Overview: A computed fold for an 89-nucleotide RNA from Bradyrhizobium sp. Oc8, annotated as Glycine riboswitch aptamer.

[in-house]
RNA sequence: ACGUCGCUUGCGGAAGAGAUCGGCUUCGGCCGACGCCGAAGGAGCAACCGCCCCGGAAACUCUCAGGCAACAAGGACCGCGUGUGACGA
Numbered sequence: 001a002c003g004u005c006g007c008u009u010g011c012g013g014a015a016g017a018g019a020u021c022g023g024c025u026u027c028g029g030c031c032g033a034c035g036c037c038g039a040a041g042g043a044g045c046a047a048c049c050g051c052c053c054c055g056g057a058a059a060c061u062c063u064c065a066g067g068c069a070a071c072a073a074g075g076a077c078c079g080c081g082u083g084u085g086a087c088g089a
Stems, first nucleotide, its partner, number of pairs: 002088006009081005018034001020033005035068003041064001042062003048056003
C1' cells in the first nucleotide's frame, strides 16, 4: 500500500402525520384541546445468535420523548470520502 468490520467526521439522497379548533400575539410564534406519525433518542416482546449460569438482539410493537401546510431544522437507513483501531492475506 490492499480488503473487511467497528468508531469518528464531511458531502449527497432520505419518508410519515391537522394549512384542525379556541385563546394570546411584537405576526416570528406561544398556550390549551382533540386528532394523528415513526426513521433522533427511549422502552417492550421476540425470531435468531453467543462464551448458553446468563447475555446480545429488529426496520416488529409502544408512543415517554420527538414530530404533524410549505420553507427551515431534525432524521433511522443507504452511497461516497477523511481519520483511527482491530482482523486477514